Model confidence (mean pLDDT): 87 of 100. Predicted 3D model of an 84-nucleotide RNA (c-di-GMP-I riboswitch aptamer) from Paraliobacillus quinghaiensis.

[in-house]
RNA sequence: GCAUUGAAAAGGCAAACUUACUGAAAAGUAAGGGCGCAAAGUUACAGACCUAAGGGAAUGACCUAUGGUGGCUGUGCUGCCAAA
Numbered sequence: 001g002c003a004u005u006g007a008a009a010a011g012g013c014a015a016a017c018u019u020a021c022u023g024a025a026a027a028g029u030a031a032g033g034g035c036g037c038a039a040a041g042u043u044a045c046a047g048a049c050c051u052a053a054g055g056g057a058a059u060g061a062c063c064u065a066u067g068g069u070g071g072c073u074g075u076g077c078u079g080c081c082a083a084a
Base pairs, nucleotide, nucleotide: 005082006081012037013036017032018031019030020029021028022027035071041077042076045074046073047072048069049068050067054064055063056062
């Protein structure tokens, strides 16, 4: 120095919820808030899941992503510190 790993330290991010806005919805953005997280940084390619405007079907309560979720998982890229 690199890889694996994650005790400590310096920090980082920010769940639920509330308010405002956008959206058909799922959800997202901003502020507050703090459940937690060693990548809870980033990537929508793959799987999985959520929604169903529009479209289709049905006399029924259904199907469908072109929408979404990276804090569901994998993959790719990048990164702080360093004990055993």

It was read from a public genome assembly, where an Rfam model found it. The source organism's lineage runs through Bacteria, Bacilli, Caryophanales, Bacillaceae and Paraliobacillus. The model forms 95% of the base pairs in the Rfam consensus.